[in-house]
Context: one part of a larger RNA
């Protein structure tokens, strides 16, 4: 000198774009953050229409012996059917994405380059072949019943794209044996054969949307290997599933991954083991570069979700807002037993030098569900707060010597502040007022904007509302007076101060930067 997710002191006009718990992976009140589909299914509820029935009321009209009788229609009430709306439950898809954090991890975790002849892949795309015929349940519901509650128990009925057999098998799996081609060691691909095994679901507004099997693609993932990846030898030996083999198991798949048996290996001064520290990278800062430091924001990968362990479901998890067990903590309780997990967005307490609103909207971009309408979305888009950073703008411009007053100084003549002010003539950026007013909205038309009456444009109006901070001995741009008297104090280094201090304090003047200026911390 440059830089910072900064903090502190003094000061503070506006806008744009960014950015904001670096500490306690400390504990969390409250609200929201993952739902959706009635075009899979049976019920329930509401409304409307039609039909039928009943009770009561009103009663067009007919009849009458004037007492009544019959009676269209309306209201009330019940049942059935249809339509629309709605939805607790069954069922499907999604809750493995998106969002957060960096505790752990020195590791195939990450980076880079390869391999899989050892693998998987829902939704999506392409192609081929299918979808025949049956069965039994369980919720909801009704009944009985336990409990303070959370939540159950028993019995009875019922639907499905829920569940289970059977049929069929182009192709597929498994077993056996054969031929051809090829390779990179285990082998791979193709062809034909025998035996054997496994599928499916319907809905519809009739346009479609779905279902099953097989093959290929795309996407996403899994595993393996070469190289690279901090410090310490005041850590020198470490290791028994340890190293290898055989067999069996397990996995999508290879493998001590696991197990039984057998052998005694394996790693290490080219630093094993142990200890400390640490998420890694693209990048960021600095530097002419080589290098050094860092890993906030943004993007990729990994790991974690109160702590530890476990599996279930599923194409995918050993699953942040799923389940089970154990532990600590908090809460409810009728004391028998239960509930919870902000390292999601806000917000609270605590810690700290220190870090924001319990905001608006799904209008856009994207995601989930749905045929769609649409619903959900603290992702996201915006707004709020903070000079935290970068950038831009303003606080006026011209003229003006009686060199005014005041102040400081003085050799008392003057000198400085100083064209500075006042005065005169202008201008109106920003802020304030008034009028107009977007783009972002894409789709045949129409409709659809949180931001926002925002940006922007126009008009009127007043110099009005808007300057501080640090420094002035040398390094280093900038000097005098007074006070103090090795005191009080200053200080980055050299050093100032003991009676004429340009170095302390104040004032005048000056220098530098400027909505900032200094200090502290850290890196180059």
């Nucleotide at each position: 000198g440059g830089a910072u997710g900064a903090a502190c002191g003094c000061u503070g006009g506006c806008g744009g774009c960014g950015u904001g718990c670096u500490u306690a992976a400390c504990a969390c009140a409250u609200g929201c953050a993952a739902g959706u589909c009635g075009a899979a299914c049976g019920g329930g509820a509401a409304u409307g229409c039609u039909u039928c029935g009943c009770u009561g009321a009103u009663g067009c009209g007919a009849u009458u012996u004037c007492g009544g009788u019959c009676a269209a229609a309306u209201c009330u009430u019940g049942a059935a059917g249809c339509a629309u709306u709605u939805u607790a439950g069954u069922g499907g898809c999604g809750g493995a994405c998106g969002g957060g954090u960096g505790a752990g991890u020195a590791a195939c975790g990450c980076g880079u380059g390869g391999g899989u002849a050892a693998c998987c892949u829902g939704c999506c795309c392409u192609g081929u072949a299918c979808a025949g015929g049956g069965g039994g349940a369980c919720a909801a519901c009704a009944g009985u019943u336990g409990g303070a509650g959370a939540c159950g128990a028993c019995c009875g009925c019922u639907a499905a794209u829920a569940c289970c057999g059977c049929a069929u098998a182009a192709g597929c799996g498994c077993a056996c044996a054969g031929c051809u081609u090829c390779g990179c060691a285990u082998g791979a691909a193709g062809c034909a054969g025998u035996g054997u095994g496994a599928a499916a679901a319907a809905c519809u507004c009739c346009g479609g949307u779905g279902g099953u099997a097989c093959a290929g693609g795309a996407u996403g993932g899994a595993c393996c290997c070469g190289c690279g990846u901090c410090u310490g030898a005041u850590u020198a030996g470490a290791u028994a599933g340890u190293u290898g083999g055989u067999g069996a198991g397990g996995u999508a798949a290879c493998g001590g991954c696991c197990c039984a048996c057998c052998a005694a290996g394996u790693c290490a001064a080219c630093g094993a083991u142990c200890a400390g520290u640490a998420g890694c990278c693209g990048g960021c800062c600095u530097g002419a570069g080589a290098g050094g430091g860092c890993g906030a924001a943004c993007g990729g990968c990994c790991a974690c979700a109160u702590u530890g362990g476990g599996a279930c479901u599923g194409a995918g998890a050993c699953a942040c807002g799923g389940c089970c067990c154990a532990a600590a903590c908090u809460c409810c309780u009728a004391c028998g037993g239960g509930a919870g997990g902000c390292a999601g967005c806000a917000g609270u307490g605590g810690g700290g030098a220190a870090u924001a609103u319990u905001g608006c909207a799904c209008a856009a971009u994207g995601g989930g569900g749905g045929a769609a309408a649409c619903c959900c979305u603290g992702a996201u888009g915006c707004a709020g707060c903070g000079a935290c950073g970068c950038c831009g703008c303003g606080u006026g411009a011209g003229u003006g010597a009686a060199g005014a007053a005041g102040u400081a100084u003085u050799u008392c003549g003057g000198u400085a502040u100083g064209u500075a002010a006042a005065g005169c003539u202008c201008u109106a950026u920003c802020a304030g007022c008034a009028g107009g007013g977007a783009a972002g909205a894409a789709a045949a038309c129409a409709a659809u904007g949180a931001c926002g009456g925002u940006a922007c444009c126009u008009g009127a109006c007043u110099a009005a509302g808007a300057a501080g901070c640090c420094c002035c001995g040398g390094c280093u741009a900038a000097c005098u007076a007074c006070g103090u008297g090795c005191c009080a104090g200053c200080a980055g280094c050299c050093g100032c101060g003991g009676u004429a201090a340009u170095a302390c304090g104040u004032a005048g003047g000056g220098g530098g930067c400027a909505a900032g200026c200094g200090u502290u911390a850290u890196c180059c």

The part of an RNA shown here (small-subunit ribosomal RNA, 5' domain) has 524 nucleotides and comes from a metagenome. The coordinates come from a structure-prediction model, not an experiment, and the mean pLDDT is 84.